[in-house]
RNA sequence: GGAGUUUGAUCCUGGCUCAGAACGAACGCUGGCGGCAGGCCUAACACAUGCAAGUCGAGCGCGAAAGUCAGCUUUGGUUGGCGAGUAGAGCGGCGCACGGGUGAGUAACACGUGAGUAACCUGCCUCAAGGUAUGGGAUAACAGUGGGAAACCGCUGCUAAUACCGUAUAAGCCUCCGCCCUUUCGAGGGAGUGGGGAAAAGAGGGGGACCUUUGGGCCUCUUGCCUUGAGAUGGGCUCGCGUCCCAUUAGGUAGUUGGUGGGGUAAUGGCCUACCAAGCCAUCGAUGGGUAGCUGGUCUGAGAGGGCGAUCAGCCACACUGGAACUGAGACACGGUCCAGACUCCUACGGGAGGCAGCAGUGGGGAAUCUUGCGCAAUGGGCGAAAGCCUGACGCAGCCAUGCCGCGUGAGUGAUGAAGGCCUUUGGGUUGUAAAGCUCUGUCUGGAGGGACGAACGGGGAUUAGUACAACAUGCUAGUCCAUUGACGGUACCUCCAAAGAAAGCACCGGCUAACUCCGUGCCAGUAGUUGUGGUAAUACGGAGGGUGCGAGCGUUGUUCGGAAUUACUGGGCGUAAAGCGCGUGUAGGCGGCACAGUAUGUCGGGUGUGAAAGCCCAUGGCUCAACCAUGGAACUGCGCUCGAAACUGCUGAGCUAGAGUACGGGAGAGGGAUGUGGAAUUCCUGGUGUAGAGGUGAAAUUCGUAGAGAUCAGGAGGAACACCCGUGGCGAAGGCGACAUCCUGGACCGAUACUGACGCUGAGACGCGAAAGCGUGGGGAGCAAACAGGAUUAGAUACCCUGGUAGUCCACGCCGUAAACGAUGGGCACUAGGUGCAGCGGGUAUGAUCCCUGCUGUGCCGCAGUUAACGCAUUAAGUGCCCCGCCUGGGGAGUACGGCCGCAAGGCUAAAACUCAAAGGAAUUGACGGGGGCCCGUAUAAGCGGUGGAGCAUGUGGUUUAAUUCGAAGCAAUGUGCAGAACCUUACCUGGGCUUGACAUCCCGCGAACAGGAUAGAGAUAUCCUGGUGCCCUUCGGGGAACGCGGUGACAGGUGCUGUAUGGCUGUCGUCAGCUCGUGUUGUGAGAUGUUGGGUUAAGUCUCGCAAUGAGCGUAAUCCUCGUCCUUAGUUACCAUUAUUUAGUUGGGGAUUCUAAGGAGACUGCCGUGUUAAACCGGAGGAAGGUGGGGAUGACGUUAAGUCCUUAUGGCCCUUAUGUCCAGGGCUACACACGUGCUACAAUGGUCGGUACAAAGGGCAGCGAAACAGCGAUGUGGAGCGAAUCCCAAAAAGCCGACCUCAGUUCGGAUUGGAGUCUGCAACUCGACUCCAUGAAGUCGGAAUCGCUAGUAAUCGCGGAUCAGCAUGCCGCGGUGAAUAUGUUUUUGGGCCUUGUACAUAUUGCCCGUCACACCAUGGGAGUUGUUCGGAUUUGAAGUUGGUGAGUUAAUUUUUUGAGGAGGUAGCCGCCUAUGGAUCGGAUAGCGACUGGGGUGAAGUUGAAAUAAGGUA
Repeated sequence: GGAGUUUGAUCCUGGCUCAGAACGAACGCUGGCGGCAGGCCUAACACAUGCAAGUCGAGCGCGAAAGUCAGCUUUGGUUGGCGAGUAGAGCGGCGCACGGGUGAGUAACACGUGAGUAACCUGCCUCAAGGUAUGGGAUAACAGUGGGAAACCGCUGCUAAUACCGUAUAAGCCUCCGCCCUUUCGAGGGAGUGGGGAAAAGAGGGGGACCUUUGGGCCUCUUGCCUUGAGAUGGGCUCGCGUCCCAUUAGGUAGUUGGUGGGGUAAUGGCCUACCAAGCCAUCGAUGGGUAGCUGGUCUGAGAGGGCGAUCAGCCACACUGGAACUGAGACACGGUCCAGACUCCUACGGGAGGCAGCAGUGGGGAAUCUUGCGCAAUGGGCGAAAGCCUGACGCAGCCAUGCCGCGUGAGUGAUGAAGGCCUUUGGGUUGUAAAGCUCUGUCUGGAGGGACGAACGGGGAUUAGUACAACAUGCUAGUCCAUUGACGGUACCUCCAAAGAAAGCACCGGCUAACUCCGUGCCAGUAGUUGUGGUAAUACGGAGGGUGCGAGCGUUGUUCGGAAUUACUGGGCGUAAAGCGCGUGUAGGCGGCACAGUAUGUCGGGUGUGAAAGCCCAUGGCUCAACCAUGGAACUGCGCUCGAAACUGCUGAGCUAGAGUACGGGAGAGGGAUGUGGAAUUCCUGGUGUAGAGGUGAAAUUCGUAGAGAUCAGGAGGAACACCCGUGGCGAAGGCGACAUCCUGGACCGAUACUGACGCUGAGACGCGAAAGCGUGGGGAGCAAACAGGAUUAGAUACCCUGGUAGUCCACGCCGUAAACGAUGGGCACUAGGUGCAGCGGGUAUGAUCCCUGCUGUGCCGCAGUUAACGCAUUAAGUGCCCCGCCUGGGGAGUACGGCCGCAAGGCUAAAACUCAAAGGAAUUGACGGGGGCCCGUAUAAGCGGUGGAGCAUGUGGUUUAAUUCGAAGCAAUGUGCAGAACCUUACCUGGGCUUGACAUCCCGCGAACAGGAUAGAGAUAUCCUGGUGCCCUUCGGGGAACGCGGUGACAGGUGCUGUAUGGCUGUCGUCAGCUCGUGUUGUGAGAUGUUGGGUUAAGUCUCGCAAUGAGCGUAAUCCUCGUCCUUAGUUACCAUUAUUUAGUUGGGGAUUCUAAGGAGACUGCCGUGUUAAACCGGAGGAAGGUGGGGAUGACGUUAAGUCCUUAUGGCCCUUAUGUCCAGGGCUACACACGUGCUACAAUGGUCGGUACAAAGGGCAGCGAAACAGCGAUGUGGAGCGAAUCCCAAAAAGCCGACCUCAGUUCGGAUUGGAGUCUGCAACUCGACUCCAUGAAGUCGGAAUCGCUAGUAAUCGCGGAUCAGCAUGCCGCGGUGAAUAUGUUUUUGGGCCUUGUACAUAUUGCCCGUCACACCAUGGGAGUUGUUCGGAUUUGAAGUUGGUGAGUUAAUUUUUUGAGGAGGUAGCCGCCUAUGGAUCGGAUAGCGACUGGGGUGAAGUUGAAAUAAGGUA
């Protein structure tokens, strides 16, 4: 530091996902040890049990028992001493407000930080000063008694105090008064000779005199107490700043804001109260709602930030829920009180008790979080003079891999590279030095022994010095010596012994992402973070082997930050990807020209205070290291105070004119509003002329018209719009504005001077304007025209087309407030090459000017730099900068729901979420496609000839049938195809009968040569039996070997079984179409482009010219074969002109000709004309042939998962007494029907009969087979000749000559059937071909539709061959006769090139939209219903404070005195406040809800065809 994923590919935008780190974690698998940490995140849910706050006898009064000893004893007991002034409770003091827990509440001065308190308090502690006098009455405990189940309570009586009360005294304390000083003017401080007021408590140790009730007084020491001042510590209160989300929360507030008087508090203050005023808070976000303890810090991050607030530390809040006060220095109090409520427990039913969010622990909740441990030894706390007691704070231990850190599970050697596993191309490779084996070590574990640090105090004993005092008591202070104190723990650590012995797993291995093979499975099972994977060869599932990563852990899940520049301060954007408000005016706000002076707000610098500790960082040190811990430093980016600087910013003052504005003079303009005027046209009305149509369309019809239309002429009415001019011309902010005239009115521009003096820019809210349609009221209504009606079109046509036609369009007034309101581009200012138009106004050239040069403003086009993802923009910026506003943050859901505001309504503005997807999108590229365009070609159409489709038959296919009708081929490009030939065989199918190393191959063993012939059974395969017969090579003569046969054993054979979507090869098709590519260069960010496009031309990417291209390759052409002309050579079996000869090239002979078969020549646009001097084309000449001369072979890159596993080859799978193999019979030949391809016909261009002529190319020895003879004939007999230019097949046929038939189901046509035969063959029944006789069907030229063919072609005629025993209408070839037509490219089909559009790329058989139906999901509305919460008014009103009253009651004081009264208090009662409860209203929010609305997602449903191409109506 990045990567994967949108596409055929590319660039961009943009989301989703991953790799990292972390955790109070949980879960799965696994688990050796130790150290240090951590451990209810959920139910602030409920809690059994134990413990967590006591202590002081040196404040006080009481005061046991068990036991033991002794006495007495009636042996039942009783008394006394000790136990013991002990235990114990009580009065009193201090503590209980600390420590410990939790995070419910709280958005707040709660917290953080920094100030203030001149507005305050502070027990214990420290320092200083002074004092501690004198009296009094009670009360608990206790005793007695009563009530109660209990908790507990009442009455009577006794008693003490450091408990309580009175009096005295008291300064510098408090208060009043005046004075002085300071001051922020609020107040504070100081002194006073002033007036008034407020205190106290004792206890302990020792003691020489003196006194004594023997306690003490007194003295002294210690300690306590009271008053005052100061300090320290801790706290209260106030203020500046900081501190989450929602505006779909915009107004809130009545003690509210302020003042005065009073009250209250430690203290300020509406904190409370009475009166007065009407304020106060808020878009710099009040109020309301939601969420939340805050911080130091912690996690992440480069940082800025973002998330979190466990453990540790600071602060706050809370203690079952709500309220309240008391005590106290401190509380409105976790282990206190009172009341109310809920819950739990006890109860004798009357009444009581309780509060683990202390430590353990239990239940419950939950994915989930520990022991009812030890100890006060240490540290700390409370009390105490102290010993000491208490302390679940704390120190330790236990449980848990929860985390971090450390260690180990051994080390060395060891190749036959062992065995086993796995893979394999069968050779081997790998596991792997890994193991075994050998040699060592001892961390850890086990055993044994030793054994800590943490302990310092304190008090005790002894002793020394100092000090207070009258003091050798005593106390205090300091020191020395002795013994004493450890939960952890016999732990850490050390030593010895033994033994490699007891100690490795988890995840992953398609890409991202390190790591690959086999088997199983077969879109199943599964996997998955994302992309995706799995449908028979899965590196992606499961297992195995191997590998990779980490390691006592490893993975998964969850969460946070990061990557994410994906909220962008650092650090993003808005023409087309999401995103500029429709436009203006303008408030707040933000920003703001030049120069001077001052100030010091921001800013900068120095100093200072603070920024707790811990943590992070650095250094050093301590645990063997590390984690961990300690010490020191740095840092804490902040805030306060203070001193300084003055450039910039702000502020103040006084100026300037370049921004802005005003005045003056001009001209331009569909700028706006109002009033009037005009002509053309449409329609209607009236009248005239006139007669049968008019109108409309692709074609028609509806419609109008004989009641006179349309046409035409004249007159009239009415409404709307203003032709030409008209122009990327003008004006306006935008919407928008177009006849003419007048009136009113806004703005811009040009010119020249003068004036004001920053007056400016932008603009949240706000206000105004705002096309069309629409709404309201009233007019108007010619034309046009939603709705509607009719006619057409159509499968339908609620459309497109036509005929009509109402709202509306027009006017006035009032609403609406939206548009692709677009330049899809907010406004302003400045700067940054040019060129060329147009509009307006100027200047210059002597004047003028439509010329020229030039200035400003506006409006267009082209274009550089620059910019942009690209397209493009480019002085009218989308360039370079500044200022301000608006807006965006994946697609869908959705501009929707709910809420609010606006509107008469329609609706508008504002504006979510659940859920769902991994994309959605922009620009450009290459293709493909288009009922887009241009050019061109082809038998593509047209022109023409002949067919198919109708008939019969043949043949193939489908379907049906069957035991089987074997299998494949399926639009063109399957269907006379594989099959160049199914009676058996073929044959793969069916039935039946057999065989199992096999019908066939190799290896091994045994026997035998092989082989030939025969018999029996059987349908045959086969089985049984008999006969003949021995060969070749080597030999040590025993035997061995080769070939063959039989038997046996297992390896194996075999398979026309499956997969052509695992394959090779071969083939079809586009298409014999002219295309397909590459190197280098150039260009583009890139896919790509260029070249290959363009002008011509061609059959052709054929050639040429031009050109950022230049070259090249595969195709084209040519090369090859054949036909056409000639030449040379050669003449047998071919040929025969000359010369002989014959029935006959028959025989001589010839080498001329034909022909044969070898080699050549020839044709190249070479010549002439045309064209650009080119390519080339047209015409011509010559030539056998002329523009590729005809035909064939030849098939580019690729496409089609086209066809073939049944030609063959082949991977994988399957069968193995069968899916192999042998045999007999049957089937592939079936037959209601449908289709394809053919043959023969329907006749006279013909049929029949007779005569007669002319080919080419082939084949032939298991062959062709002549002559001759027989048969009507198929054919038979025969066997010459020929392995073939020699012989044979072999007759060519149409044709020609002649005769008959005369238009009919025929002398056409030949199917079908009967009979008789021939041939092949073991065998013609199923099921062959042919012959003869007889029979004589359909059919009279074929509907829609469709096929072939452009010249030796179509058509027509026959001949041959392959296959083959036999079987040809098929196939492959051959020649004979031999046409018609092409004006041309409008249209159909196919193809090529260029261009254009595209939402297609499986590429139009594409893509894709909506309704409906079904299933599921979330959500809105909904009569209502159930909670939660807040508020208003009302009622009730516990406890309690406080106020009043207090005829009841009252020890301390007082007066009188023994009767009583007063002061003061108090029970009770009343009032204010108020928790809670009741009934009621309203708001907010959540759940449920019959029914209902749309939305999303689903398999292959239904219906249409809306979008994408001109998408068929843009």
RNAcentral holds the sequence, with entries from SILVA. This is a predicted structure of a 1514-nucleotide RNA (small-subunit ribosomal RNA) from a metagenome. Its mean pLDDT, the model's own confidence on a scale to 100, is 82.